[in-house]
RNA sequence: CCAGGGGGCCGGGCAGCCGCGCCUUUCGCUCAAUCGAAAGUCGAGGAAAGUCCGGGCUCCACGAAACGAGGGUGGCGGGUAACGCCCGCCCGGCGAGGUUCCUCGGAACCGAAGCCGAGGGAAAGUGCCACAGAGAGUAUACCGCCGAUGGCCCUGCAUCAGGGUACAGGCAUGGGUGAAAGGGUGCGGCAAGAGCGCACCGGGGCCUUGGUAACAAGGUCCGCAUGGCAAACCCCACCCGGAGCAAGACCGCGUAGGGGUCUCGGGCCAGCAAUGGCAGGAGUGUUUCGCUCCGAGAGACCCGGGUUGGUUGCUGGAGCGGCCGGGCAACCGGUCGCCAAGAUGAAUGGCUGCCCCCGCGUGGCCGGUCCGAAAGGAUACCGCGCGCGGGACAGAACCCGGCUUACAGGCCCCCUGGCAUU
Numbered sequence: 001c002c003a004g005g006g007g008g009c010c011g012g013g014c015a016g017c018c019g020c021g022c023c024u025u026u027c028g029c030u031c032a033a034u035c036g037a038a039a040g041u042c043g044a045g046g047a048a049a050g051u052c053c054g055g056g057c058u059c060c061a062c063g064a065a066a067c068g069a070g071g072g073u074g075g076c077g078g079g080u081a082a083c084g085c086c087c088g089c090c091c092g093g094c095g096a097g098g099u100u101c102c103u104c105g106g107a108a109c110c111g112a113a114g115c116c117g118a119g120g121g122a123a124a125g126u127g128c129c130a131c132a133g134a135g136a137g138u139a140u141a142c143c144g145c146c147g148a149u150g151g152c153c154c155u156g157c158a159u160c161a162g163g164g165u166a167c168a169g170g171c172a173u174g175g176g177u178g179a180a181a182g183g184g185u186g187c188g189g190c191a192a193g194a195g196c197g198c199a200c201c202g203g204g205g206c207c208u209u210g211g212u213a214a215c216a217a218g219g220u221c222c223g224c225a226u227g228g229c230a231a232a233c234c235c236c237a238c239c240c241g242g243a244g245c246a247a248g249a250c251c252g253c254g255u256a257g258g259g260g261u262c263u264c265g266g267g268c269c270a271g272c273a274a275u276g277g278c279a280g281g282a283g284u285g286u287u288u289c290g291c292u293c294c295g296a297g298a299g300a301c302c303c304g305g306g307u308u309g310g311u312u313g314c315u316g317g318a319g320c321g322g323c324c325g326g327g328c329a330a331c332c333g334g335u336c337g338c339c340a341a342g343a344u345g346a347a348u349g350g351c352u353g354c355c356c357c358c359g360c361g362u363g364g365c366c367g368g369u370c371c372g373a374a375a376g377g378a379u380a381c382c383g384c385g386c387g388c389g390g391g392a393c394a395g396a397a398c399c400c401g402g403c404u405u406a407c408a409g410g411c412c413c414c415c416u417g418g419c420a421u422u
Stems, first nucleotide, its partner, number of pairs: 001418010012355007020043002023040006045393001049404002052402005057244004062290006070240005075089005090119001091117004097110005120235002125233002127229003142175002144171003149168002151165006183201006203222008248312004258303007267278004280294004319338008356391008366383003369378003
């Protein structure tokens, strides 16, 4: 310098004037509240978006076990409060580029950093592979190849030989169709072929070694072999209560402790009675056990009335930052320091000036630069001046950890390969 990648940060700045919100202080006017004024600190994001995951928190669900329904995840190991997230590793694909061959159109192989993977199972079962094509999974013969064997025809040196034909027969090599045609390349073999045989590759079993493991390497044996789709139903392994801040708590105001219909049940024992117990019922998708309540109530539907105000929840956290240690890393531990919005029709805005960044135009009677001995000339480029235009995505509403999506312009760091120089 060229090419391919990964990450971080900023995303307008300064000043003045006016205007907002929480909190604190002072004053008015004081014992307080309310109201008003002044001063001070602080006052949106990396995504605040999507509402796709996981939680904290609040309320509800009586508990335990088994089964079922429903949902989620899916290579291995680690991190985390947890996750469908993050880190590392394995396998597969892509990948700038490189090597070899070549008919110079191209083909095959290797492949950095990095990126992607909905990455368990097709021999438990069911299902699908349109169209095209002969045939799409116990498949198949359209074009085609063969002519050994049988048939037909011809010839001859005649119970054998040669030739022709392609009817019976043999074939799946070649061509075509297709996303995909029942492993690939090569040699042999055959009438012609075919893992039919062999070599190598590929596939499967077993063993050895390495690794926590996924898996990798090597050796040996086998057959020459039953495709793809599970982001199809399904099977396997593991995990999972429900609802949500419009959760919930409190205060105030106020009404109607309202009206109607339907279903199931209303049994037994002791006792003078009160009462106690049993059967039974409810609390659950089913069952068992326990517990609680009822033991006379349990449940469903329809109509109607009141409130719509205030306070709280509401910001100190699985928090943020510096340093040290452990770990490949995610992250963990220790120590020191910091407190960064809390609105409620919803606050942080408006105006002015200067500066900054980007784009366009313009100026040679601006500098650099170029031509020229000079005088002088040129204006593509850089800078400077002037003018015009623009300055991304986008606004908290209980909080936190992630993922995904959007983002004008600018700066910085790192990784890989190639070339050149030292």

Bacterial RNase P class A from Altererythrobacter sp., 422 nucleotides, folded computationally. The organism belongs to Altererythrobacter, within Bacteria. It was read from a public genome assembly, where an Rfam model found it. It matches the Rfam family "Bacterial RNase P class A". By type it is a ribozyme. Rfam describes the family as follows. Ribonuclease P (RNase P) is a ubiquitous endoribonuclease, found in archaea, bacteria and eukarya as well as chloroplasts and mitochondria.